[in-house]
This is a predicted structure of a 72-nucleotide RNA (transfer RNA) from Ectocarpus siliculosus. A source record names the gene tRNA-Thr.
RNA sequence: GCCGGCAUAGCUCAGUGGUAGAGCGGCACCUUCGUAAGGUGUAGGCCGAGAGUUCGAUCCUCUCUGUCGGCU
Numbered sequence: 001g002c003c004g005g006c007a008u009a010g011c012u013c014a015g016u017g018g019u020a021g022a023g024c025g026g027c028a029c030c031u032u033c034g035u036a037a038g039g040u041g042u043a044g045g046c047c048g049a050g051a052g053u054u055c056g057a058u059c060c061u062c063u064c065u066g067u068c069g070g071c072u
Base pairs, nucleotide, nucleotide: 001071002070003069004068005067006066007065010024011023012022013021018055026042027041028040029039030038048064049063050062051061052060
């Protein structure tokens, strides 16, 4: 220098056009003499940035940033 993957909650990841979910973790409550375990509830993300297409974009297109890998 060229090519490709990935970027979504604190962490690990789903979701692939119709206003976003799980597990773990956090908080509150229940249970216990107490702790752990268990149960119930709850908070937390304008989906890396900008532009375009569309009635509508996390999702499609382009550019950029970061990261990982391949080739030279």
The sequence is in RNAcentral, with records from ENA and Rfam. RNAcentral records the identical sequence in 2 taxa. The source organism's lineage runs through Eukaryota, Ochrophyta, Ectocarpales, Ectocarpaceae and Ectocarpus.